[in-house]
RNA sequence: GCUGGUGUAGCUCAGUUGGUAGAGCAGCUGAUUCGUAAUCAGCAGGUCGCGUGUUCAAGUCACGUCACCAGCU
Repeated sequence: GCUGGUGUAGCUCAGUUGGUAGAGCAGCUGAUUCGUAAUCAGCAGGUCGCGUGUUCAAGUCACGUCACCAGCU
């Protein structure tokens, strides 16, 4: 330099044919317990890497760009 892949909550990851962004773990509150753990109930947490475009509507499509991973030269 070229090709492909990945980027979504603190972490690990879903998200179908473009149609109101989710789960588990972690965190907080409460219940339970003499207390802790475990269990149960609830709560909070997101400019979907960044920018632009297409569209009534973009995590999803297009282009550019950044980071990381793999391969080729």